[in-house]
Small-subunit ribosomal RNA from an uncultured prokaryote, 1515 nucleotides, folded computationally. Rfam family: Bacterial small subunit ribosomal RNA.
C1' cells in the first nucleotide's frame, strides 16, 4: 500500500469487483489433547414435571412427640412441673432485592452536568431522652353446619411486642417574639406561664429490703417510643447531547398563563371553579416509520461508519388491558380485586391457572445445551445464636462456537527400490519421502502417591469492661473437637511401544503453485474479467505443486480499500451538476479608528467523567489465552480565576465602499400617440394575344368567358431594403422606418453633501421566446391540419399547386426552450498586444483630422497560472474571499404514485422494484463518406481487333450414374493442378484374391541357392507339375532366396482453422520502419508534412530534427552501335584451281560465333525555374533523358491456397479405409457458363510459277538420297551424339490465271466408305489420308475483354509432355499499322484535409412498432385485514365524593336503659377498562381488464440517427 474491469490503443470521469480484519453465527468435508471463554439473535408463541423465599417459640395462645422428676390413685392411666424439638394459627421481619427479557417507548427512557430555599427514607451507625398505668377484642381451639371441590356460615373461649384510650413531654409540630443569613417564594438559631403531639415487651442474672408465693426491686442483651445527624438510596425539576422522513407545514381547548381550593413526601392543569386568550412551530412543531440507552464492541492512520451479544450502569415489562390494597419503598415476576383471550378440573352448580427464574418440553426456525451435585467458597433474607432458606452463586456436563497452548516423532538413510505420473524415450518427478539402523516418550493408556481453595465455627480455660455483685453478658486470648460439591481433581512418580493421533481449499489473470487423460458451446465453473464449438494450465479425474492447519472452505452480516456524501478530504464549460432572469424578507459574511465589556476564544486551579474494558509497567496459573496489582487515559462537561490580539456587543469619530446634489453628451431601452414611402395581393378601367406558371423532369393549377406581362387609379394588412458593423441598449427574454410626449438605466467630468446607509439572498413577489388557450376585432402575405400533382416498391414525407387555424391589435391565461458564454452573484489582486463604441482631456494648430494619456463598454490573439485533453487567459475556466443553487454509475425516468398550480394542455415538486458491468468526455492512430483539394494506371476518352451470335475444341457448374475419384470458386476458379486418362497412369466402381503383407528395419525358428525355361488350370493375379541349379569361410558361421512368430508395415483416409515449406493478390502500387533527439500526463506525434519536382519517399529548397534500414534506382541477363582477340563445321573481299556446288588450294577483310571492352552521364548549348532539384528545344551520336525487353515482389493483407507434389503434430482404418489382378469410369448429356480454334470469303478462295527466318530437337533418336503409293505412309539405309548430318519445304509476300457476290470455286461441321501409323490391345475411347456428303454460318442484343511500337494485328516454325495423341501452353522469327483533345465522369490506387455514435473497422453501427416468452410494475369496479381518530351507547373492579332511616366491642355522658362521637354495610354521583353502533383517515393483501418498462438465439416491416447518412442535426 494497491490490484481487475468501458478503448484497436489512451488520458480522464465513473460504477462494480476482489485482496485485509471481525461475527452469540450456519452450511459442506474433516476431527487427538488441555485451558479460558461463550451458547434460543426466529414466536414478548404455548407449557407437562420438579424446585428457584423465607424465616424468627429468646413476641403469643394451643396442640404434640421425646424426657426427668412430683401427685393421685383405679397399678397403668391421669394430672402437674422442668428440659429438649416438631408443627398449623396470631404477631414481627423480608417476599420493592436478588433472577429474567426487550414487548413497548423518539421522551415521564437514557447519557453528562447541575438544581431541591419544593421533598421522602425501613434496617445499619452515632447523639438526648423515656419506656408509667389501663381497657376491650380475635385467629388459633371446641361444637352446629353449607359446600363434589375451592372455600365457607353461624355459635362458644383466649393471648400477644396485634388493637385502642389515658399519663409525662427530653424533644417535635402549630402560634407568637428576637436575632443572623439568603435567591422572590424563603432559610436557620435563640427565647415562649400558649396549643398539641410517644412507647412493648422480651431473654438471663441476682446481694441488701419487701412479699405466704409468684414476685416487687437492682442490673445486663436484645427490642420498643420521640427527636436531632450521618450514611446510603430514591422522587421531582433544568440545560445539552442521543433515528429516518416535508410526497407529514402547520398544531394546541386543560390548550398557554392568572387567582382560589384540592391533592401530593414534595413543585406543577397534577385536579377543579373562575378569568384572560393565549402557547408550540422552517434552530422542523404536528404526524407516520423504525428503535430500549449508555459504558462499551467492531473495523479505520485519524476524522467517522457500523453496532449495542456476553460484563456493568439505568430504564421498562411479567398471559393481555384496567386498578387500587398493604408498606419506608409496589401501583407488585412466583400478592389482590376485575374484564377478555386461552388452558385445566367439575358432581355442571362452580372452581384454578400464568417458565420474559433454573433445567426440561412442542412449536416455528438456516440455528442454540443437563429435566446434573452443592451450599464447601462469596453474596443475600430472618434468627440473640446455633441455624433453616438460596436455580443468587460455587462446581462439573454438552457443542471446534471462539480465543489460546500441546502433539501426531526425532537423527542417520542412494541402489536415488518397488508402485505412480509424465516423457524428447535419454531420462525427469514423487524423493530422504518410504524401507533399514539407532533414539526420544510430551500427550493418550496404565501403576502408585497427593495438594491448594478453611476463613470459621466451637466445648472448656484465662484476662478485661459492665455492675452493688466473684453471676449473667460482651471483648480478647488459649484450644479438644469440627466443616470440601468439585475430588482422589491439579500436580509428582513408575511402566508402555513409533506405539493411538491429519485434513481442508486452491492451482488463467487479479492470486502463491503446472502437466497429463476424459469431455467438444455439451456436461460443467464462475468473486470480477471471463472458460468449454477436438490438441481446455478456466469444466471432469490423476498426478504433482501452494496455503492453511485441528481445521478449512463456502454463504450471511459489519468496517476498510471508498478522497465512491469529501469536516480532514470531491465537484458544477464539453463527462452527473449554475436556478431562464431580477427585486427581496429570514438568515450568513461584512471598511477605518478609539475607548469600555468579555458571550465566542486562550491561559491556570477545582469537581466530576462509576467499575470493567482499552494503553503502559509488574505479577500469578509450565507458556499463552486468562486472571490479579498499580499507574496513565477517558479528546466531555460544570464551576471559579485571569487575558483582551481576533470575531462579538455597546458607544464615539472617520471617508477609501455604498448613495445624493450639479453640469453635459450616448443609445433598435420601456409605455402611448401620430405619421410615411417601397412591395404584395385584390378590386376597377385601359393595351394586348395564347400561353402562364412550376420543376431535376412533370403535372396539378390559371387562361380565348382574355390569363400572364404592360399602363393608370383605388381599396387592404402586415414588416419596416439600403444605412446594418464579432457595432449599440436592457436583469434575462428581447429590441430597427420616421415624429411627439411620458418612464426608466449607465457613463463622462469636477466640486459639495450623507457617514457603512454594504454583499449575498432559503421563503416569497415580478418579469419571462415561440407555440398554445379564452373573449372581441383584424386578415395582405406566409403558412401546422387537410386536398390535389409528382417521386417511389411503398412515400400518410422531402418538391409542385393551393389553403384553415395561426401569424396582427385588445383583454386575460399559461411559465416553458440548446431560456446557452452549455460558465450563478458581488468584491479584491496578477505581465501584455491590437481593433472598434461612448466620452474626458493634452501636443500641433485658426479649426478638424492624425497622434498621445485616461474612464466605462464591447471583440481578437496571446505570459504566467489552470485544465482529463479540448481550451480558458485583467469580461479567467488563474490567485482568494461572503453567500445562494445544483451534482453523486447507466437504464427504468423527469416516469409512477400523492400534493400544489392551470379552463384546457400540461407544468412544478419527485420515488421504487428490476435490470446491466458498464453508460459517458477529450484526444490519437486507422478504416469509411452518395466531405473537400491534389496526383497517377490501356482507368476512362480517342483509336484498333475481338468476346457474347453459328460450329467445333477445351474445363467448370447442374443432372445422371455402380463410379462418372479429388481439389481449384468474384477480381485472384473455369484450355487450373493434368509438360498431354485406350491398360498403365488411377487416387473411383464392380467383381476375383493376399493378411508380417506391393515396400523398409531386427530378432528367433526353419528350409533351401535365387534367377531362368517348358506345360496345365483360370479373365488375370494365382495355383499345380517338371527341367536346370550355388558362393565365401577362421568350418563356428555369413551372404542371397523361401516359410513360421513377433516388433512393424502401408493409407491419394480426416483436419490448409494445428502446421513447415511453396504460391496467389493488393502491386513493381511507393510506401514500410527504426537510433538519437526534441513536443505530449499518455496512446502518439516529429522525422516521412509545407513549397516545387519526379516514374519512384526520385531529387532539391524549406523546417525540431538529425541519421539510418527494407523498399525505389542502379549493380544481373538478352537487344541494339562500334573496337580487339580467335577462325572450324561458320564466312569468301582480293589471288588460283574447279566437275561451277566454299567444292579445292588459300584468306581473317566482311557476315557470324562468344570472351573481353568502350559507349549515354542531362557531359555540352540555348530557355526557363528559387543562382536549385528539374523541365522544354537543341547539337553531336547507333543509341537521349529509365534506349527496349526481361529476372527482381518492402512492412504486410486476405485463418487466401495447397495434408493430393513433398515433410509433418494430432485424430482414425488394420483378413482393411492396406495390397493384387480383370473389367469399367474419370470421355456420359434435355441444360447453363468461361476460355479459344475455324469461319461467314474478293485486303478473299482455288490453281501454277517464285523468293527470304529466326529459335529449337536428335541414339530405344533425328533419319537423307534413291524407289513404291493420288495420299497418310511403306522400303531403303547414307550421314549425324550435330554452327559438319538431319527434322526442314517456312508461310503471309511477289509473278501470271481462274472465280465475280451466291450460302457461292465462300465456310467445312457432320455422316458413309476405303484407307495408314502407334501401340498386347484402337469397341467404349486415338491420330491421320482419300473419295463422297456439304450443316450452322451472311460479322452477332444487352453487355463486356485485350492493347500505346517493332505493340495491336496477321503469318507460319520449333519444343516440351509424349509408343500414339493439342485448336492449350512455352518460346521464334516474318509483314506490320491506327489513337492518344485531355482528366469531367466509371474502376483501382497514392498523398494531405475534414466529419464520425465505425475499430469483425459502411457487407459497419443502429432505431421504433408488430408477434412470441418471462419478470418486475402502474391504474383498476371491488374486496380482505391492520393502525388510529370523531360522535353517541354501555359503565366491571376500584379509590374519591354524598348519603347512610340498617349495623357497630374499646372513647365520652350516664346508676342504668340509652345517647353521641367515629367506624361500617348497603344506595347514588362523576372518573373509567373491555365491549358495542355509525363516520373519517391512512398503511397493507388479493383483484377480471388494462397502461407502459425490463429482458430474451439468427421473427416481421421499413431504414429515423452515426459521413453533408443522402432533406444537416437538435431543444
Nucleotide at each position: 500500500a494497491g490490484a481487475g474491469u468501458u478503448u484497436g490503443a489512451u488520458c480522464c470521469u465513473g460504477g462494480c469487483u476482489c485482496a485485509g480484519a471481525u461475527u452469540g453465527a450456519a452450511c459442506g468435508c474433516u476431527g487427538g489433547c488441555a485451558g479460558c471463554g461463550u451458547g434460543g439473535a426466529u414466536g414478548a408463541g404455548g407449557c407437562a414435571u420438579g424446585c428457584a423465599a423465607g424465616u424468627c417459640g429468646a413476641a403469643c395462645g394451643a396442640a404434640u412427640c421425646a424426657u426427668a422428676g412430683c401427685a393421685g390413685c383405679u397399678u397403668g392411666c391421669u394430672g402437674c412441673u422442668g428440659u429438649g424439638g416438631u408443627u398449623a394459627g396470631u404477631g414481627g421481619c423480608g417476599g420493592a432485592a436478588g433472577g429474567g427479557u426487550u414487548a413497548g417507548g423518539a421522551a415521564u427512557a437514557c447519557a453528562u452536568g447541575g438544581g431541591u430555599a419544593a421533598c421522602c427514607u425501613g434496617c445499619c451507625u452515632u447523639u438526648a431522652a423515656c419506656u408509667u398505668g389501663g381497657g376491650g377484642a380475635u385467629a388459633a381451639c371446641g361444637g352446629u353446619u353449607g359446600g363434589a371441590a375451592a372455600c365457607g356460615a353461624c355459635c362458644g373461649c383466649u393471648a400477644a411486642u396485634a388493637c385502642c384510650g389515658a399519663a409525662u413531654g427530653u424533644g417535635g409540630u402549630g402560634g407568637g417574639g428576637u436575632g443572623c443569613g439568603g435567591c422572590a417564594u424563603c432559610g436557620c438559631a435563640c427565647c415562649u406561664u400558649c396549643a398539641u403531639u410517644a412507647a412493648a415487651g422480651u431473654g438471663g442474672g441476682g446481694g441488701a429490703u419487701c412479699g405466704u408465693a409468684a414476685g416487687a426491686c437492682c442490673u445486663c442483651g436484645c427490642g420498643g417510643u420521640u427527636a436531632a445527624a450521618a450514611a446510603a438510596g430514591g422522587g421531582c425539576c433544568c440545560a445539552u447531547g442521543c433515528g429516518a422522513u416535508a410526497u407529514c407545514a402547520g398544531c394546541u381547548u386543560g390548550u398557554u398563563g392568572g387567582u382560589g381550593u384540592g391533592g401530593u413526601a414534595a413543585u406543577g392543569g397534577c385536579g377543579c371553579a373562575c378569568c384572560a386568550a393565549g402557547g408550540c412551530u422552517u434552530a422542523g412543531a404536528c404526524g407516520u416509520c423504525u428503535a430500549g440507552g449508555c459504558g462499551g464492541a467492531u473495523u479505520g492512520a485519524g476524522a467517522g461508519a457500523u453496532u449495542g451479544a456476553c460484563c456493568g450502569c439505568c430504564a421498562a415489562c411479567a398471559c393481555u388491558g384496567g386498578g387500587a390494597c398493604u408498606g419506608a419503598g409496589a401501583c407488585a415476576c412466583u400478592g389482590c380485586c376485575c374484564a377478555g383471550a386461552c388452558u385445566c378440573c367439575u358432581a355442571c352448580g362452580g372452581g384454578a391457572g400464568g417458565c420474559u427464574g433454573c433445567a426440561g418440553u412442542c412449536g416455528a426456525g438456516a440455528a442454540u445445551c443437563a429435566u446434573u451435585c452443592g451450599c464447601a467458597a462469596u453474596g443475600g433474607g430472618c434468627g440473640a445464636a446455633a441455624g433453616c432458606c438460596u436455580g443468587a452463586c460455587g462446581a462439573a456436563g454438552u457443542g471446534a462456537c471462539g480465543c489460546c497452548g500441546u502433539g501426531u516423532g526425532g537423527a542417520c538413510g542412494a541402489u536415488g527400490a518397488a508402485g505412480g505420473c509424465c516423457u524428447u524415450c535419454g531420462g525427469g518427478u514423487u524423493g530422504u519421502a518410504a524401507a533399514g539402523u539407532c533414539c526420544u516418550u510430551u500427550c493418550g493408556c496404565u501403576u502408585g502417591g497427593g495438594a491448594a481453595c478453611a476463613a470459621g465455627a466451637g466445648a472448656u480455660g484465662g484476662a478485661u469492661g459492665c455492675u452493688a455483685a466473684c453471676a449473667u453478658c460482651a471483648u480478647c486470648u488459649a484450644a479438644a473437637u469440627u466443616u470440601g460439591a468439585g475430588u482422589g481433581u491439579a500436580c509428582c512418580u513408575g511402566g508402555u511401544a513409533a506405539a493411538g493421533a491429519a485434513g481442508c481449499a486452491c492451482c488463467g489473470g487479479c492470486u502463491a503453485a503446472c502437466u497429463c487423460c476424459g469431455u467438444g458451446c455439451c456436461a460443467g465453473c464462475a468473486g470480477c474479467u471471463g472458460c468449454g464449438g477436438u490438441a481446455a494450465u478456466a469444466c471432469g479425474g490423476a498426478g504433482g505443486g501452494u496455503g492453511c492447519a485441528a481445521g478449512c472452505a463456502u454463504u450471511a452480516a459489519u468496517c476498510g480499500g471508498a478522497u465512491u456524501u469529501a469536516u480532514u478530504g470531491g465537484g458544477c464549460g464539453u463527462a452527473a451538476a449554475g436556478g431562464g432572469c431580477g427585486c427581496g424578507u429570514a438568515g450568513g459574511c461584512g471598511g477605518a479608528u478609539a475607548a469600555g465589556a468579555a458571550a465566542g476564544u486562550c491561559a491556570g486551579a477545582u469537581g466530576u467523567g462509576a467499575a470493567a474494558u482499552u494503553c503502559c509497567g509488574a505479577g500469578g496459573c509450565u507458556c499463552a489465552a486468562c486472571c490479579u496489582c498499580g499507574g496513565a487515559g477517558c479528546u466531555g462537561c460544570a464551576u471559579u480565576u485571569g487575558a483582551a490580539a481576533c470575531u462579538u456587543c455597546u458607544c464615539a469619530u472617520c471617508u477609501a465602499g455604498a448613495g445624493g446634489a450639479u453640469a453635459g453628451g450616448c443609445g433598435g431601452a420601456g409605455a402611448a400617440a401620430g405619421c410615411g414611402g417601397a412591395a404584395u395581393u385584390c378590386c376597377a378601367c385601359a393595351u394586348g394575344u395564347a400561353g402562364c406558371g412550376g420543376u431535376g423532369a412533370a403535372a396539378u393549377g390559371c387562361g380565348u368567358a382574355g390569363a400572364u406581362a404592360u399602363g393608370u387609379g383605388g381599396a387592404a394588412g402586415a414588416a419596416u431594403a439600403c444605412c446594418u458593423g464579432u457595432g449599440g441598449u436592457g436583469a434575462a427574454g428581447a429590441c430597427g422606418a420616421c415624429u411627439u410626449c411620458c418612464u426608466a438605466a449607465a457613463u463622462u467630468a469636477g466640486u459639495c453633501c450623507u457617514g457603512a446607509c454594504g454583499c449575498u439572498g432559503a421563503a416569497g413577489c415580478g418579469c419571462g421566446a415561440a407555440a398554445g388557450c379564452a373573449a372581441g376585432g383584424g386578415g395582405a402575405g406566409c403558412a401546422a391540419a387537410c386536398a390535389g400533382g409528382a417521386u417511389u416498391a411503398g412515400a400518410u414525407a422531402c418538391c409542385c399547386u393551393g389553403g384553415u387555424a395561426g401569424u396582427c391589435c385588445u383583454u386575460g391565461c399559461c411559465g416553458u426552450a440548446a431560456a446557452c458564454g452549455a460558465u450563478g452573484u458581488g468584491u479584491a489582486c496578477u505581465u501584455g498586444g491590437u481593433g472598434u463604441c461612448a466620452u474626458g482631456g493634452g501636443u500641433c494648430u485658426u479649426a478638424a483630422c492624425c497622434c498621445c494619456c485616461g474612464u466605462g463598454g464591447u471583440g481578437c490573439c496571446g505570459u504566467a497560472g489552470c485544465u482529463a485533453a479540448c481550451g480558458c487567459g485583467u469580461u479567467a475556466a488563474g490567485u482568494a474571499c461572503a453567500c445562494c443553487g445544483c451534482c453523486u454509475g447507466g437504464g427504468g425516468a423527469g416516469u409512477a404514485c400523492g400534493c400544489a398550480c392551470g379552463c384546457a394542455a400540461g407544468u412544478g415538486u419527485u420515488a421504487a422494484a428490476c435490470u446491466c458491468a458498464a453508460a459517458a468526455g477529450a484526444a490519437u492512430u486507422g478504416a469509411c463518406g452518395g466531405g473537400g483539394a491534389c496526383c497517377c494506371g490501356c482507368a476512362c476518352a480517342a483509336g484498333c481487333a475481338g468476346u457474347g451470335g453459328a460450329g467445333c475444341a477445351u474445363g467448370u457448374g447442374g443432372u445422371u450414374u455402380a463410379a462418372u475419384u479429388c481439389g481449384a470458386u468474384g477480381c485472384a476458379a473455369c484450355g487450373c493442378g493434368a509438360a498431354g486418362a485406350a491398360c498403365c497412369u488411377u487416387a473411383c466402381c464392380c467383381a476375383g484374391a493376399c493378411u508380417u503383407g506391393a515396400c523398409a528395419u531386427u530378432u528367433a525358428g526353419u528350409g533351401g541357392a535365387c534367377c531362368g525355361c517348358u506345360c496345365u488350370a483360370g479373365a488375370g493375379a494365382u495355383a499345380g507339375a517338371g527341367c536346370u541349379u550355388c558362393u565365401c569361410u577362421u568350418c563356428g558361421g555369413a551372404g542371397c532366396c523361401g516359410c513360421u512368430a513377433a516388433a512393424c508395415a502401408g493409407g491419394u483416409g480426416c483436419u490448409g482453422c494445428a502446421u513447415g515449406g511453396c504460391u496467389g493478390u493488393c502491386g513493381u502500387c511507393a510506401g514500410c520502419u527504426c537510433g538519437u533527439g526534441c513536443c505530449g500526463u499518455g496512446a502518439g506525434g516529429u522525422g516521412u508534412u509545407g513549397g516545387g519536382u519526379u516514374a519512384a519517399g526520385u531529387c532539391c529548397c524549406g523546417c525540431a530534427a538529425c541519421g539510418a534500414g527494407c523498399g525505389c534506382a542502379a549493380c544481373c541477363c538478352u537487344u541494339a552501335u562500334c573496337a580487339u582477340u580467335a577462325g572450324u563445321u561458320g564466312c569468301c573481299a582480293g589471288c588460283a584451281u574447279u566437275u561451277c556446288g566454299g567444292a579445292u588450294g588459300g584468306g581473317g577483310a566482311c557476315u557470324c560465333u562468344a570472351g573481353u571492352g568502350a559507349g549515354a552521364c542531362u557531359g555540352c548549348c540555348c530557355g526557363g525555374g528559387u543562382u536549385a532539384a528539374c523541365c522544354g528545344g537543341g547539337a553531336g551520336g547507333a543509341a537521349g533523358g529509365u534506349g527496349a525487353g526481361g529476372a527482381u515482389g518492402a512492412c504486410g493483407u486476405c485463418a487466401a491456397g495447397u495434408c493430393a507434389g513433398c515433410a509433418u503434430g494430432g485424430c482414425c482404418c488394420u483378413u482393411a479405409u492396406g495390397u493384387c489382378u480383370g473389367g469399367g469410369g474419370c470421355u456420359a448429356c434435355a441444360c447453363a457458363c468461361g476460355u479459344g480454334c475455324u469461319a461467314c470469303a474478293a485486303u478473299g478462295g482455288c490453281c501454277g510459277g517464285u523468293a527470304c527466318a529466326g529459335a529449337g530437337g536428335g541414339u530405344a533418336g533425328c533419319g537423307a538420297a534413291g524407289c513404291c503409293g493420288c495420299g497418310a505412309g511403306g522400303u531403303g539405309a547414307a550421314g549425324c551424339a550435330a554452327a559438319u548430318c538431319u527434322c526442314a519445304u517456312a508461310a503471309a509476300g511477289c509473278c501470271g490465271g481462274c472465280c465475280c457476290c451466291a450460302g457461292u470455286u465462300c465456310g467445312g461441321a457432320u455422316u458413309g466408305c476405303u484407307c495408314u501409323c502407334u501401340g498386347c490391345a484402337a469397341c467404349u475411347c486415338g491420330a491421320g489420308a482419300g473419295c463422297a456428303u456439304g450443316a450452322a454460318g451472311u460479322c452477332g442484343g444487352a453487355a463486356u475483354c485485350a492493347c500505346u511500337a517493332g505493340u495491336a494485328a496477321u503469318c507460319g516454325c520449333g519444343g516440351a509432355u509424349c509408343a500414339g495423341c493439342a485448336u492449350g501452353c512455352c518460346g521464334c522469327g516474318g509483314u506490320g499499322a491506327a489513337u492518344a483533345c485531355g482528366u469531367u465522369c466509371c474502376c483501382g490506387g497514392g498523398c494531405c484535409u475534414u466529419g464520425u455514435a465505425c475499430a469483425c473497422a459502411c457487407c459497419g453501427c443502429c432505431c421504433g412498432u408488430c408477434a412470441c416468452a418471462c419478470c418486475a410494475u402502474g391504474g383498476g369496479a371491488g374486496u380482505u385485514g391492520g393502525u388510529u381518530u370523531c360522535a353517541c351507547c354501555c359503565g366491571a373492579a376500584g379509590g374519591c365524593a354524598g348519603u347512610g332511616c340498617u349495623c357497630u366491642a374499646a372513647c365520652c355522658c350516664g346508676c342504668a336503659a340509652g345517647g353521641g362521637a367515629g367506624g361500617a354495610a348497603g344506595c347514588u354521583g362523576a372518573c373509567c377498562a373491555c365491549g358495542g353502533u355509525g363516520g373519517g383517515a391512512u398503511c397493507a393483501g388479493c383483484g377480471a381488464c388494462u397502461g407502459g418498462g425490463g429482458u430474451g438465439a439468427a421473427g416481421u416491416c421499413g431504414u429515423a440517427a452515426c459521413a453533408a447518412g443522402g432533406u444537416a442535426a437538435c431543444c